[in-house]
This record gives sequence, C1' cells and structure tokens, in this order.
RNA sequence: UUUUGAGAAGGGCAAACUCGUCGAAAGGCGAGGACGCAAAGCUACGGGCCUAAGGGAAACUAUGGCCGCCGGGUUGCCAGG
Repeated sequence: UUUUGAGAAGGGCAAACUCGUCGAAAGGCGAGGACGCAAAGCUACGGGCCUAAGGGAAACUAUGGCCGCCGGGUUGCCAGG
C1' cells in the first nucleotide's frame, strides 16, 4: 500500500419500547434499554423511502426529514493474508 473479517483483545455504536423535550408531521435531541452492527463514523451526491406545515378546487407538491434501505465520496480501530 492492497485485500479479507475466521478466531481474539481493548473498546465503540445502539433497533424496538418507555419517559422527558423540540417539531404541523415525518423526525431530531437527552435519559433508560439492547435487536443488531467492522464503518450502525461523517456526508442527502445518485436512486429509494417518510412527512405535507405552507401552496393548490383537487390531484399533488420539500424548501422538512431518513446515511441502522442501496450505491457513491471521505476518514478510521484491531487482527489475518
């Protein structure tokens, strides 16, 4: 430098659910809690999905969200080749 995650060590993150809080909602944040995760670190860049306050007669609509849906970009621990 590249590739892999079988066994292992030290650790890390934290789904559902509950409580509090912000929000129109989706959802975020904090605490508890662990289903899982080798990028379940970061990034809405492409696809996808959620919401629809505002707009619209209605259909619908993102300027609001989701990176723990997939891909891309980027950084990185330990171990094996």
Model confidence (mean pLDDT): 89 of 100. This is a predicted structure of an 81-nucleotide RNA (c-di-GMP-I riboswitch aptamer). The sequence was found by an Rfam model in a public genome assembly. Rfam family: c-di-GMP-I riboswitch aptamer. Gene Ontology term of the family: cyclic-di-GMP binding.